[in-house]
RNA sequence: GGGGCCGUGGUGUAGCCUGGUCCAACACGUCAGAUUGUCAAUCUGAAGAUCGGGGGUUCAAAUCCCCUCGGCCCCG
Numbered sequence: 001g002g003g004g005c006c007g008u009g010g011u012g013u014a015g016c017c018u019g020g021u022c023c024a025a026c027a028c029g030u031c032a033g034a035u036u037g038u039c040a041a042u043c044u045g046a047a048g049a050u051c052g053g054g055g056g057u058u059c060a061a062a063u064c065c066c067c068u069c070g071g072c073c074c075c076g
Stems, first nucleotide, its partner, number of pairs: 001075007010028004020059001030046005052068005
């Protein structure tokens, strides 16, 4: 220098290919309540990400296109 993959709540992932709804889903964790003599477990509920960043296309973008940043890998 060329190419590929990944980046989504505190953590780990799904959703992307085939754009659509109103709250971006699940598990763990956190908080509150119930239960319990207490803790744990169990049950109920809540908060928390506008999707690495910017721009574009579109009525509509986590999803498509371009640029860019970071990580990993391959080629030279």